[in-house]
Context: one part of a larger RNA
RNA sequence: UUGGGCGUAAAGGGCUCGCAGGUGGUUUGGUAAGUUGGGGGUUUAAUCUCCGGGCUCAACUCGGAGCACGCCUUCAAAACUGCCGGACUUGAGUACGGGAGGGGAUAGCGGAAUUCCCGGUGUAGCGGUGGAAUGCGUAGAUAUCGGGAGGAACACCAGUGGCGAAGGCGGCUAUCUGGCCCGUAACUGACACUCAGGAGCGAAAGUGCGGGGAGCAAACAGGAUUAGAUACCCUGGUAGUCCGCACCGUAAACGUUGUGUACUAGGUGUUGGUGGUUUCAACGCCAUCAGUGCCGGCGCUAACGCAUUAAGUACACCGCCUGGGGAGUAUGCUCGCAAGGGUGAAACUC
Numbered sequence: 001u002u003g004g005g006c007g008u009a010a011a012g013g014g015c016u017c018g019c020a021g022g023u024g025g026u027u028u029g030g031u032a033a034g035u036u037g038g039g040g041g042u043u044u045a046a047u048c049u050c051c052g053g054g055c056u057c058a059a060c061u062c063g064g065a066g067c068a069c070g071c072c073u074u075c076a077a078a079a080c081u082g083c084c085g086g087a088c089u090u091g092a093g094u095a096c097g098g099g100a101g102g103g104g105a106u107a108g109c110g111g112a113a114u115u116c117c118c119g120g121u122g123u124a125g126c127g128g129u130g131g132a133a134u135g136c137g138u139a140g141a142u143a144u145c146g147g148g149a150g151g152a153a154c155a156c157c158a159g160u161g162g163c164g165a166a167g168g169c170g171g172c173u174a175u176c177u178g179g180c181c182c183g184u185a186a187c188u189g190a191c192a193c194u195c196a197g198g199a200g201c202g203a204a205a206g207u208g209c210g211g212g213g214a215g216c217a218a219a220c221a222g223g224a225u226u227a228g229a230u231a232c233c234c235u236g237g238u239a240g241u242c243c244g245c246a247c248c249g250u251a252a253a254c255g256u257u258g259u260g261u262a263c264u265a266g267g268u269g270u271u272g273g274u275g276g277u278u279u280c281a282a283c284g285c286c287a288u289c290a291g292u293g294c295c296g297g298c299g300c301u302a303a304c305g306c307a308u309u310a311a312g313u314a315c316a317c318c319g320c321c322u323g324g325g326g327a328g329u330a331u332g333c334u335c336g337c338a339a340g341g342g343u344g345a346a347a348c349u350c
Stems, first nucleotide, its partner, number of pairs: 004321003007304002012318001014201004021194003025088007033081002035077008048066007091191001092188003095184005103177007110154001115149007125136002162169002206247006215241002220236004258317006266295012299306002323350003332343004
C1' cells in the first nucleotide's frame, strides 16, 4: 500500500548495444479508431436514496419512484492523440576541411634498478631490530670495479591535465583500428529517445592446459614479542603475480547520484577547437562551442549540502525500495570444471 520515494535514512541495474514494448519535431489534406456532444436499446431481483404504507415505535418489512458501473447501436463534431497521404529542416545522420588524446590490438626497441652467475680488488664481518635472534660469511660474504643472464615495471615529464561506455589506460617506434571535438551548412528528410527479455564487455582474486619466474609474496618454516601470539616485527619461502588460450562474472564495479532532451543569475581556474581584435611575430584581450574543477545566487533539501557537469523546473523510458534480525540463508530452477554466481522465501523473534 496506487501513494510516496531511491547522493548520505530502505532503494540506480557494474557498463554498453539493442528486438519487442512505451514515447515522439514543424506544417498541410484526408479519415474518424481513441475523444466530445445528442438520440435509441439494454442494464433480473435484492441492496442503496427519496416518498408513502404495515407490525404500539424501531430494527424489520411491503408498495411506488429514482439510482445503476457499463455494453450495444445511431446521428453529429474534428481541437487533441492515432491511422493514410503530401511538404519542411531546427532533432538525428552523412559529406567535406581542420584538431587533441596514457582509447584498443600486434610486433620491435631502450635505459635505470633488483636478483643471480663469472672474473678483479679486498678482509671479517654482513644483514636485521625498539632491542635481538633465526639467516648469510674465512669453501672469502658485505663493500667496490668489469663482463654476462633473466624477468617484471616504466623515475623525471605528471597536472583538481588527457582518453575511454564502464572496468580501465602512462618508456620509445612502426603497423592495424574504434570513438570524440571544432568549422562549413553541400546531402538525406524525423531516419529519433528509452529499453523488459536477449547479446557483448567487465578490476582483483580464483580455475583448467601450456610456457615463464627477477622482485614481491597468501600458505608454510624458523627467529622474536607475549601470560599465550595459530598475529603485528624479523629471516626465509610455495602458489600467485607475468605470457598464450579457455573459464569465472564478482567489488566501497562509488559521483554510493540510470539514460536522453529542454529550460533556469553569475564569478574564477584549466584542456581542445573556432571567430574577432591587437601585433612585425608570439603573447594578450573579447566572443563562442565541447570537456574538466573550485566558489556562489534563485530554487531544492530532514539537515549536510546540490546549485547550467543540479540533488532546481519539466517531459519520455528503464531499474529498484517498503521496519531490524532470521538472510542474500533455505528450497526449487538455472549457469559454472570447481570455487561459487543469478533468482530468492518462510517459521520464529524484537